[in-house]
Record summary:
Model confidence (mean pLDDT): 82 of 100. This is a predicted structure of a 73-nucleotide RNA (transfer RNA) from Acanthaphritis unoorum. Rfam family: tRNA.
RNA sequence: GCACUAGUAGCUCAGUCUUUAGAGCAUCGGCCUUGUAAGCCGAACGUCGAGGGUUAAAAUCCCCCCUGGUGCU
Numbered sequence: 001g002c003a004c005u006a007g008u009a010g011c012u013c014a015g016u017c018u019u020u021a022g023a024g025c026a027u028c029g030g031c032c033u034u035g036u037a038a039g040c041c042g043a044a045c046g047u048c049g050a051g052g053g054u055u056a057a058a059a060u061c062c063c064c065c066c067u068g069g070u071g072c073u
Base pairs, nucleotide, nucleotide: 001072002071003070004069005068006067007066010025011024012023013022019056027043028042029041030040031039049065051063052062053061
């Protein structure tokens, strides 16, 4: 330098078929318990890596850039 792959909640990831952004764990509150853990219920947490384009509508499609990983030269 080129190709591929990943970047989404505090962490691990799903969603890639444009049509309301989700799960588990963690955090907070409540229930339960003599108390704690476990269990149950609820809440909060995201400008979906940055910028631009297409579209009525983009995490998703296109361009470009940034960062990590792998391979080739």